The prediction has a mean pLDDT of 79. A computed fold for a 147-nucleotide RNA from Paenibacillus koleovorans NBRC 103111, annotated as c-di-AMP riboswitch aptamer (ydaO/yuaA leader).
[in-house]
RNA sequence: UUGAACAAAAAGCCGAAUUUCCAAGGGAAAACGGGGGAACCAUUAUUUUGGGGUGAAUUUCGCCGAAUGCACUUGCGCACGAAGCGAAUAGGGUGGCCUGCCAUCCGAAUCCGUCAGCUAACCUCGUAGGCUACGACAGGAAACCAG
Numbered sequence: 001u002u003g004a005a006c007a008a009a010a011a012g013c014c015g016a017a018u019u020u021c022c023a024a025g026g027g028a029a030a031a032c033g034g035g036g037g038a039a040c041c042a043u044u045a046u047u048u049u050g051g052g053g054u055g056a057a058u059u060u061c062g063c064c065g066a067a068u069g070c071a072c073u074u075g076c077g078c079a080c081g082a083a084g085c086g087a088a089u090a091g092g093g094u095g096g097c098c099u100g101c102c103a104u105c106c107g108a109a110u111c112c113g114u115c116a117g118c119u120a121a122c123c124u125c126g127u128a129g130g131c132u133a134c135g136a137c138a139g140g141a142a143a144c145c146a147g
Stems, first nucleotide, its partner, number of pairs: 011132004018030005031127006041117001050115001051112004059088005068079003091106005097140004101135001
């Protein structure tokens, strides 16, 4: 000097998951979210084929084939199919104001515990975690500075 990695700050992203106050050990408030919960309405069915919640995260097909059941003299067949793999998909995110276009990515996980439709009053809970570097064009906004 160059490159890469790590850490911090700033900026930004997914998400409800932020801010402020106090005597700050632990609490409180605001804000943003979730659940339960009348009448009316809805359901006229529902209840182990359990059911339900948070969430965008549902659904379909194929490959493979563990349990299990049936058959079995010859023989290893038939049914149903967990997990895994693959291709799609309802739906969702990003591209640093919005929309269009285009591109790209996600399409999980988990909780309640036999139980919950909607739902005013009311009751109650959460405030995590994880990430990151350059799409042009068109239309429409906003802010700042100067006059």
It was read from a public genome assembly, where an Rfam model found it.
The model forms 92% of the base pairs in the Rfam consensus.